[in-house]
RNA sequence: UGCAGCAAAAGGCAAAGCCGCCGAAAGGCGGUGACGCAAAGCUACCGGUCUACGGGCUGAGGCCUAGGAUGGCGGGGUUGCCUGU
Numbered sequence: 001u002g003c004a005g006c007a008a009a010a011g012g013c014a015a016a017g018c019c020g021c022c023g024a025a026a027g028g029c030g031g032u033g034a035c036g037c038a039a040a041g042c043u044a045c046c047g048g049u050c051u052a053c054g055g056g057c058u059g060a061g062g063c064c065u066a067g068g069a070u071g072g073c074g075g076g077g078u079u080g081c082c083u084g085u
Stems, first nucleotide, its partner, number of pairs: 002085004012037002017032006035072001041078003045075003048070003054065004
């Protein structure tokens, strides 16, 4: 440095639920809590998904739209621990 992760060590992260706060919402943050995770570290570049304040359309029922969100949906990029080779 490349590849692999069956087992082990040191440690790490923390789903749902509940409480508080932020947000129009999706969702996020903190606490609690562990379903899981070898990148469940980081990054919206590609695809997907969610939301629709504002904007557009409307037959007034709704429909469309990302500048929003998701890295714990997948791919790519990038950094990194341990073990084996």